[in-house]
Context: one part of a larger RNA
RNA sequence: UGAUGUUGAAGGAACUCGGCAAAUUGACUCCGUAACUUCGGGAUAAGGAGUACCUUAAUGGGGGAAACCCUGUUGAGGUGACACAUAAGAGGGAGUAGCGACUGUUUAACUAAAACACAGGGCUCUGCGAAGAAGAAAUUCGAUGUAUAGGGUCUGACGCCUGCCCGGUGCUGGAAGGUUAAGAGGAGGUGUGCAAGCACCGAAUUGAAGCCCCAGUAAACGGCGGCCGUAAAUCUAACGGUCCUAAGGUAGCGAAAUUCCUUGUCGGGUAAGUUCCGACCUGCAUGAAUGGCGUAACGACUUCUCCACUGUCUCCAACAUCAACUCA
Numbered sequence: 001u002g003a004u005g006u007u008g009a010a011g012g013a014a015c016u017c018g019g020c021a022a023a024u025u026g027a028c029u030c031c032g033u034a035a036c037u038u039c040g041g042g043a044u045a046a047g048g049a050g051u052a053c054c055u056u057a058a059u060g061g062g063g064g065a066a067a068c069c070c071u072g073u074u075g076a077g078g079u080g081a082c083a084c085a086u087a088a089g090a091g092g093g094a095g096u097a098g099c100g101a102c103u104g105u106u107u108a109a110c111u112a113a114a115a116c117a118c119a120g121g122g123c124u125c126u127g128c129g130a131a132g133a134a135g136a137a138a139u140u141c142g143a144u145g146u147a148u149a150g151g152g153u154c155u156g157a158c159g160c161c162u163g164c165c166c167g168g169u170g171c172u173g174g175a176a177g178g179u180u181a182a183g184a185g186g187a188g189g190u191g192u193g194c195a196a197g198c199a200c201c202g203a204a205u206u207g208a209a210g211c212c213c214c215a216g217u218a219a220a221c222g223g224c225g226g227c228c229g230u231a232a233a234u235c236u237a238a239c240g241g242u243c244c245u246a247a248g249g250u251a252g253c254g255a256a257a258u259u260c261c262u263u264g265u266c267g268g269g270u271a272a273g274u275u276c277c278g279a280c281c282u283g284c285a286u287g288a289a290u291g292g293c294g295u296a297a298c299g300a301c302u303u304c305u306c307c308a309c310u311g312u313c314u315c316c317a318a319c320a321u322c323a324a325c326u327c328a
Stems, first nucleotide, its partner, number of pairs: 001323008010314002014312001019309001027051005036041001038157001052079012080084001092307004097302002099299002104116002120155007132141003158294004163224003168221002170217005177212003183206002188201005225243005252286001253283001264280005
């Protein structure tokens, strides 16, 4: 000096990105226990008291034929300690908000989460030699299943809901029409030959799916506007005009895990708050299963605050053990 421990005056988070680490709490009995709630919970909520030993009394349980033995509970009185769950083991707690409903799963060896999964919901395909998948095929899985089944895909408990757009892309449907390959067809023509012929080119016509075309479909991929004016103070604009669009963002929520300007403005909390909570709405660039908004319970998740507690700190010190170091 380092490591691992133990202890510490006064203060008690002033430390720090952040209470990281450490400390506190901890057992049993009794009392007591809020908001909220899906009425199950929340809850060991929180908070408080007691706990040893002696004497005495009452009252249980078990064994035993009995004597008696074992083992609980409760009342009263007393005794000694700084300390009676005397060591070890053995929850710190409360409030607020975000996200995800939950238990679970994950980057073996830097990420455990708000990611994945999930029950539940929707759409879609599939009538059985099913669809789908593996394989060159036979064949196999699906399934010794049969639409309350199986595959794909999105969402993700529950509650309230899920608006408008089918112009583009996709998918589905469509006895017409257009376009269209090989093939069919063969007018006509070319080469060669005296010719018959042989070889070749070839118009019209015919000719599938697809595409064009016509519809449907958004819990399919996706999308969801400008400008100008207007009310008897001012401001604002229920109202009007105009342009464009397939349609112009509904309910909700909103400086948000989304807000650039921005430490927005106001309120709360602090002596002082770029964070936090509640509002406002001017949403750079919210928004409804790419789900929207809530939500009890749950979380080694994230934010902020408070109580308790402490060597995290003010500010370091001592001790124990090990190492380093010096000497041998």
A computed fold for a 328-nucleotide part of an RNA from Holospora obtusa F1, annotated as large-subunit ribosomal RNA, domain IV. The full RNA is in RNAcentral, with records from ENA and SILVA. NCBI's taxonomy places the organism under Bacteria, Holosporales, Holosporaceae, Holospora, Holospora obtusa.